């Protein structure tokens, strides 16, 4: 210098004029509810976004059991928690820095594998290889047999070919040709020693290979999850006939009291238990609590009224700085700061100058460039209960560390 990898950060500045929301203070007006004005102070983001995860907070029947459903899925750690982050392990990619992984189980079961191909799961022989064995033909023969040839029966799966995948791979021995048939190494399975918290790794021994792939098809295993969400929820105020329609549950045992009676019993009231119906919990069932037996709980629909204010609500797992512990995520301690709270929803507009980038012209200069003038551009996007993450969008720019290549010293 070129190409690249990882991480961190900024994302306009100043002034003038007009304008907006919150707090404080002073003044004026008031129908005492409030309204207006002056001064002062504060006033969006790295993503405020998507609302995808996790929590705080609030309410519901403290959330117990079963089934179902959803989610997570290497190991260890961080954290309030997480599907986030850090470190490590294993696999894949890259020369490397580094990046990526839905990364549990396929000897529990079901299922799937198009096309091609001979054969796709305990398979198969198309091309091919062989001539051991049987057979045909020819030759020789000491009549025991030997040799040659064909490839009919047969043997083989090395090589070729198909495919995403072909029933371990490479090399050697062996054989008629071959084959874990035998051997070495690798892979695989089982066992053991050692190291590591662990995932796992190194080494040794045994086994001739059985148990192929897909779980991002169902499934199995482990772990997690009660639901609803600021329109949560609380207070005050206002309003109202508690309107109309449809649906809506069965009774039984026991105790006490009263009445009738043909002394067998029958009827009524109350209590309690069971059953039944319904609401509360928002997949179902049980459990739990409450309500209800026709003067009827409750459900659905229609109609009508009100539709204002305050709290929750912004001081918080908070920001910044320093020291200490840790490889790191992060934690501890000390100091310091207060930093939006609207509720039809405030932070905007215009102008000037500067900064930054691009273009054109002119000047200087041996080159990189520098100076002046003019023009254009300056992103993505805006809180709404609050945090921690992830993801996505983004003009332009800065910094740090590292890798590879080339050149020079």
């Nucleotide at each position: 210098c070129g190409a690249g990898c990882g991480g961190g950060c900024c994302g306009g500045a100043u002034g003038a004029u007009c304008g907006c929301g919150g707090g404080g203070u002073c003044c004026c007006c008031u129908c005492c509810g409030g309204g207006g004005g002056g001064c002062u102070u504060c006033g969006a983001g790295g993503a405020a976004a998507g609302u995808c995860c996790g929590g705080g907070c609030u309410c519901c029947g403290c959330a117990g059991g079963g089934c179902g459903c959803a989610g997570a899925g290497g190991u260890g750690g961080g954290u309030a928690a997480c599907g986030c982050c850090c470190a490590c392990c294993g696999g894949g990619c890259g020369c490397a820095a580094g990046c990526c992984c839905a990364g549990g189980g396929a000897a529990a079961g079901c299922g799937c594998a198009a096309c091609a191909g001979a054969g796709a799961g305990c398979a198969g022989a198309c091309c091919g290889c062989c001539g051991a064995u049987g057979g045909g033909c020819c030759c020789c023969u000491u009549c025991g047999g030997g040799g040659g040839u064909c490839a009919c029966a047969g043997g083989c799966a090395a090589g070729g070919g198909u495919g995403a995948a072909a029933c371990g791979g490479u090399g050697g021995g062996g054989u008629a040709a071959g084959a874990g048939c035998c051997c070495a190494c690798c892979g695989c399975g089982g066992g053991g020693u050692c190291g590591g918290u662990g995932a796992c790794g190194c080494c040794c021994c045994c086994g001739g290979c059985a148990c192929g792939g897909c779980a991002a098809g169902c499934c199995c295993c482990u772990c997690u999850g009660g639901g609803a969400g600021a329109a949560a929820g609380g207070c005050c105020g206002a309003a109202u006939a508690g309107g109309g329609a449809a649906g809506g549950a069965c009774g039984g045992a026991c105790g006490c009291c009263c009445c009738c009676c043909u002394c067998g019993g029958g009827g009524g009231g109350c209590g309690c238990c069971c059953a039944c119906g319904g609401c509360g919990u928002g997949g179902c069932c049980c459990g739990c609590g409450c309500c209800g037996c026709a003067g009827g709980a409750c459900u659905u629909c229609c109609g009508g009224g009100u539709u204002g204010g305050c709290c929750g609500u912004u001081c918080g797992a908070g920001g910044c700085c320093g020291c200490c512990g840790g490889c790191g995520a992060c934690g501890g301690c000390g100091g310091u700061c207060c930093c939006a709270g609207a509720u039809c929803g405030a932070u905007g507009a215009u102008c000037a100058u500067c900064a930054c980038g691009c273009c054109g012209c002119g000047g200087c200069a041996g080159c990189c460039g520098c100076c002046g003038c003019g023009g254009c551009g300056c992103a993505c996007a805006g809180g709404a209960c609050c945090c921690g993450g992830c993801u996505u969008a983004c003009a332009g720019g800065c910094c740090c560390g590292c890798u590879c290549g080339c050149c020079g010293c």
The RNA shown here (Bacterial RNase P class A) has 409 nucleotides and comes from a Planctomycetota bacterium. It was read from a public genome assembly, where an Rfam model found it. The source organism's lineage runs through Bacteria, Pseudomonadati and Planctomycetota. Its Rfam family is "Bacterial RNase P class A". It is annotated as a ribozyme. Rfam links the family to the GO terms ribonuclease P activity, dimeric ribonuclease P complex and tRNA processing. Of the family's consensus pairs, 97% are formed in the model.